Molecule: FMN riboswitch aptamer (RFN element)
Organism: Firmicutes bacterium UBA5389
RNA sequence: CGUGGCCUUCGGGGCAGGGUGCGAUUCCCGACCGGUGGUGAAACCCUCCGCGCAUAGGGCGCGGGGGCAAGUCCACGAACCGCAGCGAUGCGGCCGACCUGGUGAGAUUCCAGGACCGACGGUACAGUCCGGAUACGAGAAGGUUAGG
Numbered sequence: 001c002g003u004g005g006c007c008u009u010c011g012g013g014g015c016a017g018g019g020u021g022c023g024a025u026u027c028c029c030g031a032c033c034g035g036u037g038g039u040g041a042a043a044c045c046c047u048c049c050g051c052g053c054a055u056a057g058g059g060c061g062c063g064g065g066g067g068c069a070a071g072u073c074c075a076c077g078a079a080c081c082g083c084a085g086c087g088a089u090g091c092g093g094c095c096g097a098c099c100u101g102g103u104g105a106g107a108u109u110c111c112a113g114g115a116c117c118g119a120c121g122g123u124a125c126a127g128u129c130c131g132g133a134u135a136c137g138a139g140a141a142g143g144u145u146a147g148g
Stems, first nucleotide, its partner, number of pairs: 001147001004145007017029003031128002033118002035076004045067009071116002080093005098114005120131003
């Protein structure tokens, strides 16, 4: 150093207010939410290292590294479907949605504006309620170890 092995922990948010109705967080007006890794100039902010300055104590400047930043880009997970299996599980399939303007060398990522998307079962038709689910999980952090 540690990309291989093992272990531990973590690992999803959201209908305010109103209308109709016997009944709706399901319809209508309106409100709200955004898993994981990658990509993602710069500034701000956070943080580490080096140098310099200052100081009673908080600090300041320069340089470098890291973090933070996409629901709609790329890839993945869950869900869903099929096949095999008593089952655990394995293999395969499927896998939503963005434009316009601005800045710039560079942006579907930043800024502004306007849009759009969201498994299955239940129930008055559900991204937001209840349920499978104290599940699964992309992965993240830490520890340990083979090895180099």